RNA sequence: GCGCCCUUCGUCUAUCGGUUAGGACGCCACCCUUUCACGGUGGAGAGAGGGGUUCGACUCCCCUAGGGCGCG
Numbered sequence: 001g002c003g004c005c006c007u008u009c010g011u012c013u014a015u016c017g018g019u020u021a022g023g024a025c026g027c028c029a030c031c032c033u034u035u036c037a038c039g040g041u042g043g044a045g046a047g048a049g050g051g052g053u054u055c056g057a058c059u060c061c062c063c064u065a066g067g068g069c070g071c072g
Base pairs, nucleotide, nucleotide: 001071002070003069004068005067006066007065010025011024012023013022018055027043028042029041030040031039048064049063050062051061052060
């Protein structure tokens, strides 16, 4: 330098164009308990950045950034 793959809550991970973007762990509040832990209920929290296609994009296309693999 070229090609391919990946990037979603704090972490791990679902979501094959119309979902309120779901779950687990963690976090917060309350309940339970003499207290803590365990347990129960509820809550906050995410689409790498920018363009394009489309009535509609996390999803398809392009560029950029970061990471991985291969070739030279």

Transfer RNA from Aquabacter spiritensis, 72 nucleotides, folded computationally. Its mean pLDDT, the model's own confidence on a scale to 100, is 83. NCBI's taxonomy places the organism under Bacteria, Pseudomonadati, Hyphomicrobiales, Xanthobacteraceae, Aquabacter. It matches the Rfam family "tRNA". Rfam links the family to the GO term triplet codon-amino acid adaptor activity. By type it is a transfer RNA.